The RNA shown here (Bacterial RNase P class A) has 373 nucleotides and comes from a Bryobacteraceae bacterium. The gene name in the source record is rnpB. Its Rfam family is "Bacterial RNase P class A". Rfam describes the family as follows. Ribonuclease P (RNase P) is a ubiquitous endoribonuclease, found in archaea, bacteria and eukarya as well as chloroplasts and mitochondria. The family's RNA type in Rfam is ribozyme. The RNAcentral record of the sequence draws on ENA.
RNA sequence: UCUGCCGGGUAGGUAAUCGCUCGCUCUCGGGCGGGAGGAAAGUCCGGUCUCCACAGGGCGGUAUGCCGGCUAACGGCCGGGGGGAUAGCCGCGAGGCUCAUCCAACGGAAAGUGCCACAGAAAAUAAACCGCCGGGUUUCAACUCGGUAAGGGUGAAACGGUGCGGUAAGAGCGCACCGCGGUCUCAGUAAUGAGACUGGCAGGGCAAACCCCAUACGGAGCAAGACCAAAUAGGGGAGUAGGAGCGGCCCGCUCCGUUCAGCUCUCGGGUAGGUCGCUAGAGCCGGUCAGUAAUGACCGGUUUAGAGGAAUGAUUACCGCCUCUUCUGAAAGGAAGAGGAUACAGAAACCGGCUUACAGCCCGGCAGACACU
Numbered sequence: 001u002c003u004g005c006c007g008g009g010u011a012g013g014u015a016a017u018c019g020c021u022c023g024c025u026c027u028c029g030g031g032c033g034g035g036a037g038g039a040a041a042g043u044c045c046g047g048u049c050u051c052c053a054c055a056g057g058g059c060g061g062u063a064u065g066c067c068g069g070c071u072a073a074c075g076g077c078c079g080g081g082g083g084g085a086u087a088g089c090c091g092c093g094a095g096g097c098u099c100a101u102c103c104a105a106c107g108g109a110a111a112g113u114g115c116c117a118c119a120g121a122a123a124a125u126a127a128a129c130c131g132c133c134g135g136g137u138u139u140c141a142a143c144u145c146g147g148u149a150a151g152g153g154u155g156a157a158a159c160g161g162u163g164c165g166g167u168a169a170g171a172g173c174g175c176a177c178c179g180c181g182g183u184c185u186c187a188g189u190a191a192u193g194a195g196a197c198u199g200g201c202a203g204g205g206c207a208a209a210c211c212c213c214a215u216a217c218g219g220a221g222c223a224a225g226a227c228c229a230a231a232u233a234g235g236g237g238a239g240u241a242g243g244a245g246c247g248g249c250c251c252g253c254u255c256c257g258u259u260c261a262g263c264u265c266u267c268g269g270g271u272a273g274g275u276c277g278c279u280a281g282a283g284c285c286g287g288u289c290a291g292u293a294a295u296g297a298c299c300g301g302u303u304u305a306g307a308g309g310a311a312u313g314a315u316u317a318c319c320g321c322c323u324c325u326u327c328u329g330a331a332a333g334g335a336a337g338a339g340g341a342u343a344c345a346g347a348a349a350c351c352g353g354c355u356u357a358c359a360g361c362c363c364g365g366c367a368g369a370c371a372c373u
Base pairs, nucleotide, nucleotide: 001369002368003367004366005365006364007363008362009361010360012319013318014317015316016315017314018313020035021034022033023032024031025030026029037344041355042354044353045352046351047350048349049221050220051219052218061217062216063215064214065213066080067079068078069077070076081106083103084102085101086100087098088097089096090095107212108211112210113209114206115205116204129152130151131148132147133146134145135144136143137142160178161177162176163175164174165173179201180199181198182197183196184195185194186193187192225276226275227274228273235267236266237265238264239263240262242256243255244254245253246252283302284301285300286299287298288297289296290295321340322339323338324337325336326335327334328333
């Protein structure tokens, strides 16, 4: 210098024209002003808010799970502890150490049940395939009975390990050390750590298998929900005693009703539609102080979409970004021309998180290649 990976930041700007939506305004056709995100996404957690439900208890279900703190709350965040992998160092070795890097849902495996592929003799009340040792048989090849978990072999994992002693061969059988368990003391808010003493050492792993223990949890979600309320149909109440047809009118006739129909008035429920909920909010920006930090307190400034089948767009120009070429310059750089890219994604009551997506550019880290010293 280039390339790749990871993490963080940013998410083009200005103007004109034509549109969309909301608000204000008037001279009703204009004018003025506001108009997506860092994730608006997934809807995975937690809350605000709203309605419904709710004597008490049990069964069941879901989630969480080392400790402390932060927070409205959380399964989130911050800090700490222990564990594992790699690397480095120390030790003859078992093993140990490290504010080096990275990883992790980190209660219980001695309540119970279950599982541990393949390989292997054996995968857990252990176990004898090879080997080793002892006894017996013996055709001297071997066979058989027993002991043995030190060695070989299998495996992700084989019932503590490294040595010395011991033994027929072996074995915590004995001893030293390493690891582990228990008790006490000390340090720490705690998780836990350190030290001393002690125990020959224990039924291996898996709970992101069921399960057990502890803690928390009523349900639905702004299409929640509240208010106003037309036409038509139906319902309740009150009033009225007639109504319809034939007919220009009367008489008359026919039919219906006279408890239920009709007509008039009125009440209430629901629908369409409208209004509210609706955006000033655990808001945003800056500073000071407290705290390792997450975060909190105080002060100052600021107000920033509210649609609802759902607006927030398009085109052009210039600037900005990248590549190439040319010119200029000692270099850094500058000028001109041509071309290209502009991602992920679209609010729907609101807020805090988590997760996932993301072109180009900038910053940081790691790895590789090349060149120079």